[in-house]
RNA sequence: GGCGGCAUAGCUCAGCGGUAGAGCAUUCGGUUCAUACCCGGGGGGUCGGUGGUUCGAGCCCACCUGCCGCUA
Numbered sequence: 001g002g003c004g005g006c007a008u009a010g011c012u013c014a015g016c017g018g019u020a021g022a023g024c025a026u027u028c029g030g031u032u033c034a035u036a037c038c039c040g041g042g043g044g045g046u047c048g049g050u051g052g053u054u055c056g057a058g059c060c061c062a063c064c065u066g067c068c069g070c071u072a
Base pairs, nucleotide, nucleotide: 001071002070003069004068005067006066007065010024011023012022013021018055026042027041028040029039030038048064049063050062051061052060
């Protein structure tokens, strides 16, 4: 240089164009003499960026940025 993949909560990841979710973590409560385990609840996201398509975009298209891989 050429080709491809990934980017969503603090972390690991789901999400077939129509209200953004789970587990872990965190926090509050229950349980216990106490801690852990366990049970219940809460908070936390401008979905990497900019445009485009569409009535409607996390999802489709283009470009940009970052990371990973293959290849010369």
This is a predicted structure of a 72-nucleotide RNA (transfer RNA) from a Clostridia bacterium. It matches the Rfam family "tRNA". For this family Rfam cites "The tertiary structure of tRNA and the development of the genetic code" (Hou, Trends Biochem Sci, 1993). The coordinates come from a structure-prediction model, not an experiment, and the mean pLDDT is 85.